[in-house]
RNA sequence: UAGUUAUCAAGAAAGGUGGAGGGAAUAGACCCGUUGAAGCCUUAGCAACCCUUGACACUUGUCAAGAAGGUGCUACAUUCUAUCCCAUUUAGGGAAUAGAUAACAU
Numbered sequence: 001u002a003g004u005u006a007u008c009a010a011g012a013a014a015g016g017u018g019g020a021g022g023g024a025a026u027a028g029a030c031c032c033g034u035u036g037a038a039g040c041c042u043u044a045g046c047a048a049c050c051c052u053u054g055a056c057a058c059u060u061g062u063c064a065a066g067a068a069g070g071u072g073c074u075a076c077a078u079u080c081u082a083u084c085c086c087a088u089u090u091a092g093g094g095a096a097u098a099g100a101u102a103a104c105a106u
Base pairs, nucleotide, nucleotide: 001105003104004103005102006101007100008099013043014042015041016040017039021032022031023030026082027081028080029079044074045073046072049070050069051066052065053064054063055062056061078098083095084094085093086092
C1' cells in the first nucleotide's frame, strides 16, 4: 500500500502529563467527558493472530497446554442505523459495503 485469508456480541486499567474534546470518515441516533476527553509516557492486565511445547494426522492440518518474544487490545456489538434480502407492524434476523486487527504478499 491497491491484494489474499482469517477474526470482530467474550476478555482486560491504574498512575503521570495534558486541558476540550471523544466513540474511524459523512449524516442521524445514543452515549462518554472539567468528578478531566483526545494525544503522549510509565506500569499492570487481557487475548492467543504470529509464536513455543506435546499428541494425533500425513501434506501442512486438528486438538491440548503455555506466554519468553513480535503485534494487537483494555466504555458502549466494529456503540447502533445507512445498501440488499426475509420477516414484522415499528420491532427483529441474515448478508453485503466500509472499517479494525493479524498473517502472508507487493